[in-house]
RNA sequence: CGGGGCGUGGCGCAGCCUGGUUUAGCGCACCUGCAUGGGGCGCAGGGGGUCGGAGGUUCAAAUCCUCUCGUCCCGACCA
Numbered sequence: 001c002g003g004g005g006c007g008u009g010g011c012g013c014a015g016c017c018u019g020g021u022u023u024a025g026c027g028c029a030c031c032u033g034c035a036u037g038g039g040g041c042g043c044a045g046g047g048g049g050u051c052g053g054a055g056g057u058u059c060a061a062a063u064c065c066u067c068u069c070g071u072c073c074c075g076a077c078c079a
Base pairs, nucleotide, nucleotide: 001075002074003073004072005071006070007069010028011027012026013025020059030046031045032044033043034042052068053067054066055065056064
């Protein structure tokens, strides 16, 4: 330098292809209560993200398009 993958609560992921099913979900974690002598397990309830950033298309964008940032893989180049 070229090609490609990934980026969504604290962590791991789904949703994207084919825009609209409500207010963006799931598991773990976290908080509160119950239960226990106490802890763990269990049961009930709850909080937390505008989807890496910016712009565009559209009545409507996590989802489509462009640019950009970070990260990983492959290749080329230099040594």
The RNA shown here (transfer RNA) has 79 nucleotides and comes from bacterium 42_11. Its Rfam family is "tRNA". Rfam classes the family as a transfer RNA.